[in-house]
Molecule: THF (Tetrahydrofolate) riboswitch aptamer
Organism: bovine gut metagenome
RNA sequence: GCAGAGUAGAUUCCGGCGCGUCAAGUGCCGGCUGAACAGGGAGUUGUCAGCCGGACGAAGGGAAGACCGCGGUGCCGGGAUCGCAUCCCGCUGC
Numbered sequence: 001g002c003a004g005a006g007u008a009g010a011u012u013c014c015g016g017c018g019c020g021u022c023a024a025g026u027g028c029c030g031g032c033u034g035a036a037c038a039g040g041g042a043g044u045u046g047u048c049a050g051c052c053g054g055a056c057g058a059a060g061g062g063a064a065g066a067c068c069g070c071g072g073u074g075c076c077g078g079g080a081u082c083g084c085a086u087c088c089c090g091c092u093g094c
Stems, first nucleotide, its partner, number of pairs: 001094004009082010019071003028054008039089004060068002
């Protein structure tokens, strides 16, 4: 000098257990605060979380808490795919 590996996590599918269906949640916009980002350091206008505000907004059936549905629903486990914004150093091969 050239090539490469590796994280948190993200998306999606499957399974399990819940929540809502008396509308919370999810998604969208704005504000504030905080956190994480490969082995080390730095780190955004990117990511995530909490709180506040705003706009929008739903699929129930059933005698029933059973059961069958519905929700861009929560958590856990597994599979697949992707995977440091970026900078410096390090690691592996040549």